Overview: A computed fold for a 72-nucleotide RNA from a Patescibacteria group bacterium, annotated as transfer RNA.

RNA sequence: GCCUCCGUAGUUCAAUGGAUAGAACAUCAGGCUUCGAACCUGAAGAUGGGGGUUCAAUUCCCUCCGGGGGCA
Numbered sequence: 001g002c003c004u005c006c007g008u009a010g011u012u013c014a015a016u017g018g019a020u021a022g023a024a025c026a027u028c029a030g031g032c033u034u035c036g037a038a039c040c041u042g043a044a045g046a047u048g049g050g051g052g053u054u055c056a057a058u059u060c061c062c063u064c065c066g067g068g069g070g071c072a
Base pairs, nucleotide, nucleotide: 001071002070003069004068005067006066007065010025011024012023013022018055027043028042029041030040031039048064049063050062051061052060
């Protein structure tokens, strides 16, 4: 340099163009407990940046940024 795959919550993963982007663990608050742990209830928290297509984009297209793999 070329090809290919990926980027969603603090972490690991869902969501194949349409309902409020969902779960587990973690965090915080409350309950329980003599105090903790465990357990129960609740809360907060995310689509890498920009542009395009579309009535509608996490999803499709272009570009940039970052990462993995392959070829030279």
Taxonomically the source falls in Bacteria candidate phyla (Bacteria). Rfam family: tRNA. Rfam describes the family as follows. Transfer RNA (tRNA) molecules are approximately 80 nucleotides in length.